Bacterial RNase P class A from a Candidatus Eiseniibacteriota bacterium, 412 nucleotides, folded computationally.
RNA sequence: UGAGUCCAACAGGUGAUCGCGCGGCGCGCGCUGAAGCCUCCGCCUACGGCGGGGCGCCAAAGUGCCGACGUGAGGAAAGUCCGAACUCCACAGGGCAAGGCGCUGGGUAAUCCCCAGGGGGCGAGAGCCUACGGAAAGUGCAACAGAGAGCAGACCGCCAACGGGCGGCGCGGAACAACGCGCCGCUGCGGGCAAGGGUGAAACGGUGAGGUAAGAGCUCACCAGCGGCGACGGCGACGUCACCGGCUCGGUAAACCCCGCCUGGAGCAAGACCGCAUAGAGGGGGAGGUGUGUGUCCCGCACCGCUAUCACCCCAGGGUCGGUCGCAUCGAGGUGGUUGGAGACAACCAUCCCAGUCAAAUGAUCACCACGGAGUCAUCCGACAGAAUUCGGCUUACGGGGGACUCGGGUA
Repeated sequence: UGAGUCCAACAGGUGAUCGCGCGGCGCGCGCUGAAGCCUCCGCCUACGGCGGGGCGCCAAAGUGCCGACGUGAGGAAAGUCCGAACUCCACAGGGCAAGGCGCUGGGUAAUCCCCAGGGGGCGAGAGCCUACGGAAAGUGCAACAGAGAGCAGACCGCCAACGGGCGGCGCGGAACAACGCGCCGCUGCGGGCAAGGGUGAAACGGUGAGGUAAGAGCUCACCAGCGGCGACGGCGACGUCACCGGCUCGGUAAACCCCGCCUGGAGCAAGACCGCAUAGAGGGGGAGGUGUGUGUCCCGCACCGCUAUCACCCCAGGGUCGGUCGCAUCGAGGUGGUUGGAGACAACCAUCCCAGUCAAAUGAUCACCACGGAGUCAUCCGACAGAAUUCGGCUUACGGGGGACUCGGGUA
């Protein structure tokens, strides 16, 4: 200096002025608001009481304004892909089905998450990816090409050992006959082969030697895989070593399937309360149950109803669509420190309270400064993007700076 890999943070700062939302505080100001008082009014059971009105009201409480103080949108608030807290549904009972997960050991409230490892793969490397239980339980799939795509197969080919055919020679035969025997040559007819070539993404282990008519794990040596027995290391997944076996019968389960583990449902528009209003008006269906009961089905259980109607279903129509709580958001909470741990994290101590909106507040202006970029040195530009019950993750979008490591080039 170029190219790359990984990690953790930040998401501008200070000051002034003005403006918003929430919170508690103030014996601040106003309003409402008991007891008490009234030569006021009315009534009655008549000197007592009741009601209305007025005065008063520094109680509690409510409410409006004011004041100062405190506080106010992310690291992703996004996606709604997961896990939970919380709320409701009698059954959060049993079974089936369905869904999710899938190497090992840890972490966590929990998870498809995080940490550390193991196996496999990619990269020159730093590093990265992994849907990673089982293919000799069964079924299925792999176009086309190819002989053949799983316990298969002969397109081009190789083989004269065996049988056959043709020819020749020799011997036997009385004989140049027939026939028999032997030898040689030719012939892929019968037969043998799957080593070589070809097809294909992939062809039923690889290299070498022997053997054979030619070949083949046919045999042997070494290697790879598979199976078996064992030793050592490790919590374990696994790793290393040695021996035996010629066993080599592929891939795919992100195909069905088998195995193991996990799982009630719905969701803050959950749910609780208050207030207001209308039409306790209308029509149809509805069982001596196929009823309803927060996924389906079965069983159980509970509830309602059964000679005219419950739940429930359908048609048309009417009313309200307001407020409060849930949500002074105190939490598996934040921050700092110590200890333990390789780490994710855990324990202890200290300290803090850090939005709570409800068609939705959290802002605007000015000045200076910081970081990065451009520049004609005046100045200009600077990302993705906003809470709506909360938390832990994952995924996606994105600006500038910092650290560590890998490889290349140059220089000293």
The coordinates come from a structure-prediction model, not an experiment, and the mean pLDDT is 76. Its Rfam family is "Bacterial RNase P class A". The family's RNA type in Rfam is ribozyme. NCBI's taxonomy places the organism under Bacteria, Bacteria candidate phyla, Candidatus Eiseniibacteriota.